Overview:
Predicted 3D model of RNase P RNA and transfer RNA as a complex of 439 nucleotides. It holds a member of the Rfam family "Bacterial RNase P class A". The family's RNA type in Rfam is ribozyme.
[in-house]
RNA sequence: CGAGCAGGCCGGACGGUCGCGGCGUCCUUGUGGCGUCGAGGAAAGUCCGAGCUCCACAGGGCAGGGUGCUUCUUAACGGGAAGGCGGGGCGACCCGACGGAAAGUGGCACAGAAACGACACCGCCUACGUCCCUUCGGGGGCCGGCAAGGGUGAAAAGGUGCGGUAAGAGCGCACCAGCGGUCUGGCGACAGAUCGGCUGGUCAAACCCCACCCGGAGCAAUUCCUAAUAGGGGAGCUAUGGAGUGGCCCGCUCCGCUCCCGGGUUGGAAGCUCGAGGCGCACGGCGACGUGCGUCCCAGAUGAAUGGCCGUCUCGGGGGCCUCGGCCCCUAGACAGAACUCGGCUUACAGGCCUGCUCCAUAU
RNA sequence: GGCGGCAUAGCCAAGUGGUAAGGCAGAGGCCUGCAAAGCCUUUAUACCCCGGUUCAAAUCCGGGUGCCGCCUCCA
Numbered sequence: 001c002g003a004g005c006a007g008g009c010c011g012g013a014c015g016g017u018c019g020c021g022g023c024g025u026c027c028u029u030g031u032g033g034c035g036u037c038g039a040g041g042a043a044a045g046u047c048c049g050a051g052c053u054c055c056a057c058a059g060g061g062c063a064g065g066g067u068g069c070u071u072c073u074u075a076a077c078g079g080g081a082a083g084g085c086g087g088g089g090c091g092a093c094c095c096g097a098c099g100g101a102a103a104g105u106g107g108c109a110c111a112g113a114a115a116c117g118a119c120a121c122c123g124c125c126u127a128c129g130u131c132c133c134u135u136c137g138g139g140g141g142c143c144g145g146c147a148a149g150g151g152u153g154a155a156a157a158g159g160u161g162c163g164g165u166a167a168g169a170g171c172g173c174a175c176c177a178g179c180g181g182u183c184u185g186g187c188g189a190c191a192g193a194u195c196g197g198c199u200g201g202u203c204a205a206a207c208c209c210c211a212c213c214c215g216g217a218g219c220a221a222u223u224c225c226u227a228a229u230a231g232g233g234g235a236g237c238u239a240u241g242g243a244g245u246g247g248c249c250c251g252c253u254c255c256g257c258u259c260c261c262g263g264g265u266u267g268g269a270a271g272c273u274c275g276a277g278g279c280g281c282a283c284g285g286c287g288a289c290g291u292g293c294g295u296c297c298c299a300g301a302u303g304a305a306u307g308g309c310c311g312u313c314u315c316g317g318g319g320g321c322c323u324c325g326g327c328c329c330c331u332a333g334a335c336a337g338a339a340c341u342c343g344g345c346u347u348a349c350a351g352g353c354c355u356g357c358u359c360c361a362u363a364u
Numbered sequence: 365g366g367c368g369g370c371a372u373a374g375c376c377a378a379g380u381g382g383u384a385a386g387g388c389a390g391a392g393g394c395c396u397g398c399a400a401a402g403c404c405u406u407u408a409u410a411c412c413c414c415g416g417u418u419c420a421a422a423u424c425c426g427g428g429u430g431c432c433g434c435c436u437c438c439a
Base pairs, nucleotide, nucleotide: 002359003358004357005356006355007354008353009352010351012313013312014311015310016309017308018307020038021037022036023035024034025033026032027030040335044346045345047344048343049342050341051340052218053217054216055215059250060249061248062247064214065213066212067211068210069083070082071081072080073079084098085096086095087094088093099209100208104207105206106203107202108201121150122149123146124145125144129142130141131140132139133138158176159175160174161173162172163171177199178198179196180195181194182193183192184191185190222270223269224268225267232261233260234259235258236257237256241255242254243253244252263438264437277296278295279294280293281292282291283290284289315333316331317330318329319328320327321326365435366434367433368432369431370430371429374388375387376386382419390406391405392404393403394402412428413427414426415425416424
């Protein structure tokens, strides 16, 4: 140089001009002047977790849902950090829904002899028992034994080797894998050593078991202001009922429900943006993070503002000329856009920058 | 803005772990003087897309896309 890995950041700048929304201020109250602030890293998806509000101060039981290696972190989390184990990569490093199949139930199509406490199709054996034949070497049958080999399958009951045997088999031994016991190290997940032939298929993103967590609804929540006879009038139903209440029961609170007739409004305000807030420094911690101090105020609209144009520059991209190093021309260029707020995750993203590390690697 | 649901052939639609029913439509034939109806036969390019779990996924899990529905006054 090239090829990569990890982390972080930016995602046009400046000026002019015409506009738009909020707030402050001024008066000559106007569709006014001046000042000031005015989108994002994802504002997105709404996938998790919280704040906040109402229902009971969120209570009991059943059902249901979620999470799932360990420790820590946090307001909380399914997030994050550090580790463990497994897998991948030469490596930097990356990936993993990663409790339990030895509690129970269930599935395992087709093929295959047999698909779970299984099985004997081809095959191997004829030691034991028994029958027949015999040229006395043995041969054949029955009763049987085996699971090594073939074949089927996604999967066939530890693997390899040696011994052993009639043939075989953890039947015995060595090593390896798993499981269990003991000891040691570690907070722990787990690791190491040693002992025991214990060898128990796979699926829990099947039911289930274990541990922990979860009440419901959502700012169109909720509350206030301004009226007219107006949450009004009539009929019917209902208390062993109905509503709040959500899937059900209890409990608690409230009194309604259905149909018909009729009037009014298409508003204003609070919630609403100062917050588990941003930035900087110091300290503690491997780190996520925490503590302290200082500093800053940074959109709050409601048919819903945050924009258009021009100039200069710079980063890329495209084109042309050519003396190969420049010159000229064109082009602001990705995803996207607040709507109660916050912490995460996920998804989308033109182009560019920074830091550390790895390989080629030998070389210089 | 918030909440919920759906996607299977041209159309409707069953299937919810074991290799995708059925109807309409389409094509051909029978019938008829010709048609319609009816009857028979038959095609296929169907599980919205991308990953994962599993031997095996339309089905189970995660992410995305598209479509549909409900909630905006008696203050």